[in-house]
Molecule: Bacterial large signal recognition particle RNA
Organism: Dehalococcoidia bacterium
RNA sequence: UCGUGCUAGGCGGGGAGUUAGCGGCGCCCUAUACUCGAAAUCCGCUAUAGCGAGGCUGAAUUCCUCCCUGAGGUCCUGUACCGGCGACCUCUGUUGGGCGGUUCUUGAUGUUGAUAGCUGGGCCCUGCGCGGCGAAGAACUGUGAACUCCGUCAGGUUCGGAAGAAAGCAGCGGUAAGCGGUAAUCUUCGGGUGACGCGGGACUACCUGGCUUGAGUCGAGGCCGUUCGAUACGCCGACGGAAGGGAACGAAGGGAUGGUGCACGA
Numbered sequence: 001u002c003g004u005g006c007u008a009g010g011c012g013g014g015g016a017g018u019u020a021g022c023g024g025c026g027c028c029c030u031a032u033a034c035u036c037g038a039a040a041u042c043c044g045c046u047a048u049a050g051c052g053a054g055g056c057u058g059a060a061u062u063c064c065u066c067c068c069u070g071a072g073g074u075c076c077u078g079u080a081c082c083g084g085c086g087a088c089c090u091c092u093g094u095u096g097g098g099c100g101g102u103u104c105u106u107g108a109u110g111u112u113g114a115u116a117g118c119u120g121g122g123c124c125c126u127g128c129g130c131g132g133c134g135a136a137g138a139a140c141u142g143u144g145a146a147c148u149c150c151g152u153c154a155g156g157u158u159c160g161g162a163a164g165a166a167a168g169c170a171g172c173g174g175u176a177a178g179c180g181g182u183a184a185u186c187u188u189c190g191g192g193u194g195a196c197g198c199g200g201g202a203c204u205a206c207c208u209g210g211c212u213u214g215a216g217u218c219g220a221g222g223c224c225g226u227u228c229g230a231u232a233c234g235c236c237g238a239c240g241g242a243a244g245g246g247a248a249c250g251a252a253g254g255g256a257u258g259g260u261g262c263a264c265g266a
Stems, first nucleotide, its partner, number of pairs: 001266006009057003012030004020046005034054004063259002065256005072249001074247004081241003085237002088234001092232011104221006116212007124201006130194002133190006139182005149174004157166003
């Protein structure tokens, strides 16, 4: 060095999750990769960390180690970005109200007197007086009793010898209660009463007069400032997503001058 027969090894691996930990079943990735059996209310093990039964290959293209590339999932970060939610008005913006300023614009008004100061009156409330109106009463007046009111009582009646006397109907006159009227008069009371008088109050608003002063005053709009609110396009917060960045794993591919046996025969 060659041949024959064996052995270690190999016949998939990985990620997350679970677990004290390892591996498997289940999920996902890679991609094709011996067969069968059990396994999430789990299964089997313990750092040599799946188990049981069988089969193939076998010391190198195949096993082991190292290097490069690297699918994929996981974790961290991620105040520029996206989404909806909640809270707030410090900032920014929008918007409503108040106040102030303005050599801005415009309309009224003003030497037939603006503005300012002083002062009076009215309107308003209230007390008294006066007036008016209304009601009641007084007063005056009309009417008013078949009988049970009055006076006078013809006729008639009664008594009486007579003189005369008595009661009394109708009529006439009057009166009580009652029913009415009243221009004027008096008293009391009342009010949706007054071009009235006197006093008090209130004087905010409005109307109006007098005196002094002597040129502005008022409204609307614009702009600016300030203040009180509302709100998002503002600000704050947590959550979810996500470009990007980082970390430990890592299938698979490529590379290495790397590493790894035994027996017999020639």